[in-house]
RNA sequence: GCCGGUGUGGUGGAAUAGGCAGACACAAGGGACUUAAAAUCCCUCGGACGAAUAAUCCGUACCGGUUCAAGUCCGGUCACCGGCA
Numbered sequence: 001g002c003c004g005g006u007g008u009g010g011u012g013g014a015a016u017a018g019g020c021a022g023a024c025a026c027a028a029g030g031g032a033c034u035u036a037a038a039a040u041c042c043c044u045c046g047g048a049c050g051a052a053u054a055a056u057c058c059g060u061a062c063c064g065g066u067u068c069a070a071g072u073c074c075g076g077u078c079a080c081c082g083g084c085a
Stems, first nucleotide, its partner, number of pairs: 001084007010026003019068001028044005046058003061077005
């Protein structure tokens, strides 16, 4: 230099012929149970704004494009992994 693959909450990891982003698990926080704990059960768990667990908006490595609509399709960039030279 060329070719291919991967990039999603704190972590692992789903969602693929475009259609509610974050299923499920782990970790974490709160509560129940207990004399106390472990185990078990219930709830919460990306960000901004906000009194708020409301409403609204933003969020899939980064920048653009297509589309009513993009994690997904197209172009470029970056990082990592593998192959070829």